Notes
Model confidence (mean pLDDT): 75 of 100. Predicted 3D model of an 87-nucleotide RNA (Glycine riboswitch aptamer) from Nocardioides sp. Iso805N. Lineage of the source: Bacteria > Bacillati > Propionibacteriales > Nocardioidaceae > Nocardioides.
[in-house]
RNA sequence: ACAACCCGCGUGGGAGAGCUCGAUCGCGAGCGCCGAAGGGGCAAUUCCUCCCCGGAACCUCUCAGGCACCAGGACCACGAGGGCUGG
Numbered sequence: 001a002c003a004a005c006c007c008g009c010g011u012g013g014g015a016g017a018g019c020u021c022g023a024u025c026g027c028g029a030g031c032g033c034c035g036a037a038g039g040g041g042c043a044a045u046u047c048c049u050c051c052c053c054g055g056a057a058c059c060u061c062u063c064a065g066g067c068a069c070c071a072g073g074a075c076c077a078c079g080a081g082g083g084c085u086g087g
Stems, first nucleotide, its partner, number of pairs: 002086001005083003009079005018031005032067003038063001039061003045055002
């Protein structure tokens, strides 16, 4: 000094799911529904010669969250920064 990996930050993109009633217009209630924050479960799978241990899903449950807009949003792209290791 460079690449990879990890971490958060900035920018852009980013799905799904309703009706009725009451309204003091901020919303609330009943039933129904959604899954891509988080959380739980199994374990597809990952590491290893194998086993064990560890990690682990967009699968699954809907606790939380959500079902106009706003906000949030897994994930993807770009950017610089920090950390770590290899060459």